A computed fold for an 85-nucleotide RNA from an uncultured Geobacteraceae bacterium, annotated as c-di-GMP-I riboswitch aptamer. The sequence was found by an Rfam model in a public genome assembly. The coordinates come from a structure-prediction model, not an experiment, and the mean pLDDT is 83. It matches the Rfam family "c-di-GMP-I riboswitch aptamer". Rfam's curators write: GEMM was predicted in a large-scale screen for bacterial structured RNA regulatory elements. Rfam links the family to the GO term cyclic-di-GMP binding.

RNA sequence: CUAGUCAAAACGUAAAACCACUGGAAAGUGGUGACACAAAGCCUCAGAUCCCAAGUUCAUUGAACCGGAUGGCUGGGCUACCAAG
Numbered sequence: 001c002u003a004g005u006c007a008a009a010a011c012g013u014a015a016a017a018c019c020a021c022u023g024g025a026a027a028g029u030g031g032u033g034a035c036a037c038a039a040a041g042c043c044u045c046a047g048a049u050c051c052c053a054a055g056u057u058c059a060u061u062g063a064a065c066c067g068g069a070u071g072g073c074u075g076g077g078c079u080a081c082c083a084a085g
Base pairs, nucleotide, nucleotide: 005085012037013036017032018031019030020029021028022027035072041078042077043076045075046074047073048070049069050068051067055065056064057063058062
């Protein structure tokens, strides 16, 4: 110096719930608020889960495709503060 692990310290993010707004919905944004998180920083590539108004296909009102959402579901990619042992 680099990498890993993990104490400490300084930071950081912000679950649920509530309010407002957007959306057909899942959900998202902002405020309040902190469940938790060493990548809970960013990215839908793979899987998974959720929604499905409109469109397509099949069809007794449903299913599938398409589309959308979740990065705080997992993997993967990129980046990153401090640091005794």